A computed fold for a 167-nucleotide RNA from a pig gut metagenome, annotated as Lysine riboswitch aptamer. The coordinates come from a structure-prediction model, not an experiment, and the mean pLDDT is 76. The RNAcentral record of the sequence draws on MGnify.

């Protein structure tokens, strides 16, 4: 270096189902305000609007979806994969152009062996869940030491650029 393989509440993807989101948004009706309104901002054009737009509030009127989650399943896997700072591309609601934010994809670099629990913080509608950091337990693996000679047990330490087998 190549090939194969192990860790275990192991990792990812996909659709299905189920809740949640939520009796929320939207729509419809009532009432009040009302000359402006159409994305967070700017410019131009266009459109809606005193035949009441729009805003607020209310109704035992009607009534979602996305993102996020769980379950079983299928598939692909064992730097599986995840996250962070940037870069690039894309989406963004009247249209065009610009800015900001958010989201999606991809990628240089950096960090993390893995699961779980707790705490701080972040994302989030959320007391689901996920993520960063810290602590603790458990666990795989290797090295060293001790014990043992059943190839196990214990202690300390390392990191996946690791470990095992074959070439």
């Nucleotide at each position: 270096g190549a090939u194969a393989g192990a860790g275990g509440c192991g990792c990812g993807u996909c659709g299905u189902u189920u809740a949640u989101c939520a009796g929320u948004a939207a729509c419809c009706g009532g009432c009040g305000g009302g000359a402006g309104g159409c994305u967070g901002c700017c410019a131009a054009a266009g459109c809606c609007u005193u035949g009441g737009a729009c805003c607020g509030u209310u109704g035992c009127g009607c009534g979602a979806a996305a993102g996020g989650a769980a379950a079983a399943g299928a598939c692909g896997c064992c730097g599986a994969a995840g996250c962070g700072c940037g870069g690039c591309g894309g989406u963004c609601g009247u249209u065009u152009g610009g800015c900001a934010a958010a989201c999606c994809g991809u990628u240089u670099c950096g960090c993390u062996g893995g699961c779980u629990g707790c705490a701080u913080g972040g994302c989030a509608a959320a007391c689901a869940g996920c993520c960063c950091u810290g602590c603790a337990u458990c666990u795989g693996u290797c090295a060293u030491c001790a014990u043992g000679c059943a190839u196990g047990u214990g202690a300390u330490g390392g990191a996946g650029u690791g470990c095992u087998a074959u070439c």